[in-house]
RNA sequence: CAAGCAAUCCGGAUGGCCGCAGGAUAAAACCUGAGGAAAGUCCGAGCUCCAAAGGGCAGGGUGCCGGGUAACGCCCGGUGAGGGUGACCUUAAGGAAAGUGCAACAGAAAACAAACCGCCGGUGACGGCAAGGAUGAAAAGGUGCGGUAAGAGCGCACCAGCGUAUAGGUGACUAUGCGGCUUGGCAAACCCCACCCGGAGAAAGAUCGAAUAGGAGGGGAACAAGGUGGCCCGCCUUUCCCUCGGGUCGAUCGAUAGAGCGUCAUGGCGACAUGGCGUCGAGAUGGAUGGCCAUCCACGACAGAACUCGGCUUACAGGAUUGCUUGCACU
RNA sequence: GGCGGUGUAGCUUAGUUGGUUAGAGCGUCCGGUUCAUACCCGGAAGGUCGGUGGUUCGACUCCACUCGCCGCUACCA
Numbered sequence: 001c002a003a004g005c006a007a008u009c010c011g012g013a014u015g016g017c018c019g020c021a022g023g024a025u026a027a028a029a030c031c032u033g034a035g036g037a038a039a040g041u042c043c044g045a046g047c048u049c050c051a052a053a054g055g056g057c058a059g060g061g062u063g064c065c066g067g068g069u070a071a072c073g074c075c076c077g078g079u080g081a082g083g084g085u086g087a088c089c090u091u092a093a094g095g096a097a098a099g100u101g102c103a104a105c106a107g108a109a110a111a112c113a114a115a116c117c118g119c120c121g122g123u124g125a126c127g128g129c130a131a132g133g134a135u136g137a138a139a140a141g142g143u144g145c146g147g148u149a150a151g152a153g154c155g156c157a158c159c160a161g162c163g164u165a166u167a168g169g170u171g172a173c174u175a176u177g178c179g180g181c182u183u184g185g186c187a188a189a190c191c192c193c194a195c196c197c198g199g200a201g202a203a204a205g206a207u208c209g210a211a212u213a214g215g216a217g218g219g220g221a222a223c224a225a226g227g228u229g230g231c232c233c234g235c236c237u238u239u240c241c242c243u244c245g246g247g248u249c250g251a252u253c254g255a256u257a258g259a260g261c262g263u264c265a266u267g268g269c270g271a272c273a274u275g276g277c278g279u280c281g282a283g284a285u286g287g288a289u290g291g292c293c294a295u296c297c298a299c300g301a302c303a304g305a306a307c308u309c310g311g312c313u314u315a316c317a318g319g320a321u322u323g324c325u326u327g328c329a330c331u
Numbered sequence: 332g333g334c335g336g337u338g339u340a341g342c343u344u345a346g347u348u349g350g351u352u353a354g355a356g357c358g359u360c361c362g363g364u365u366c367a368u369a370c371c372c373g374g375a376a377g378g379u380c381g382g383u384g385g386u387u388c389g390a391c392u393c394c395a396c397u398c399g400c401c402g403c404u405a406c407c408a
Stems, first nucleotide, its partner, number of pairs: 001327010012296007020033004035302001039313002042311005047201004054233004059197005064078005079093001080091004094192002099190002101186002116133002118129004141159006160182001162179007205253004215244005224238004246407003260279008297300001332404007341357004350388001359375005381397005
């Protein structure tokens, strides 16, 4: 210098004028006012109500090992497998000798193996074989040597796999030795195993106030009905459900100080934990966060809160920083 | 804000243990019939199965992410 890998940050700036929402005040001056994803609503929680969320069946989810966390399908560190020259990246990765099932077409044969061409023996009938050919996504361990009538784990060496022993590791697993030679694929097919999951969601829910016809029709009814939104039991309540008709369309709380943020120290490889100090950074309910002017630059992307957090995923103009790898050139 | 459903040809749709080339009706186009049009008869075209990625030998179908559309949802007696 070129090409790349990993991680992090910013995402118009400054000033003036006008306006909007919230807070404070007698009033004004004044203070504060979108994001890294506020998004998708895909997971996990807090909170509220239904039993204080209880038992069973069904159903759903997760799935290598160890840890972190309030919890998780998230994160961290490892193992195995795959990719890359490398930095590094990807990984829904339990069980196919528990059982059931699937594999179109082609092919002789698609899973307790079989024999179309072929090889060998034999006059033939027939018998032996699976090396080679052909099909397929996949063909019954692979390569080589020996062996044989021809062949074959039939024997041997190496490799793959399985079982077993020893050693290491908390563990996934790894290394080495031995054994008989061998039990194909799909579980994001049913299923089995292990663990987890009650339902509804802030339009949840609570309080105050106002108004109306506490109405009409239909249905169910104590072995009943409802809460209970899969079913049964249990628990609680005593009337319940549907349609039509009637009234309100107000206020307050929930609601923004929280598993919060910043920084330092200690422990840990790390996720994270513990402690000290500092700090308050929107809170509406017809719903605010905007407009204009001046200067500057690299000329501004994706997009905007609605109870709140922890994650994941997706969208994103442009810019900045750090560490590392490979190649070339020069010293 | 919350919750649920859906997407296959221009329109309406079928498609099940995942299997060869996704089928039908209306419509469109071409030809025939008719003096001409319609009806009718014969034939043809038209589908990245909303998109991307994954599992699998193989995906409309199974899984994940994503895009569009539709519906429900205040309180009281």